[in-house]
Molecule: transfer RNA
Organism: Candidatus Pacearchaeota archaeon CG10_big_fil_rev_8_21_14_0_10_35_13
RNA sequence: GCACCAUUAGUAUAGUGGCAGUAUACAGCCUUGCCAAGGCUGUGACCCGGGUCCGAAUCCCGGAUGGUGCA
Numbered sequence: 001g002c003a004c005c006a007u008u009a010g011u012a013u014a015g016u017g018g019c020a021g022u023a024u025a026c027a028g029c030c031u032u033g034c035c036a037a038g039g040c041u042g043u044g045a046c047c048c049g050g051g052u053c054c055g056a057a058u059c060c061c062g063g064a065u066g067g068u069g070c071a
Stems, first nucleotide, its partner, number of pairs: 001070007010024004018054001026042005047063005
């Protein structure tokens, strides 16, 4: 220098154009003599910029970070 892959709540992960989901963590409540476990509820995320589209986490272009391969 070139190619490919990945980037989504604090953490892990699903989501192939139409409400961003699950687990865990955190907070509250219930349960218990207390704790743990369990149950219910809540908070919190699409790496950045642009484009296409009625509509983009998703498709296209550029960039950033990390990884792999080639040189």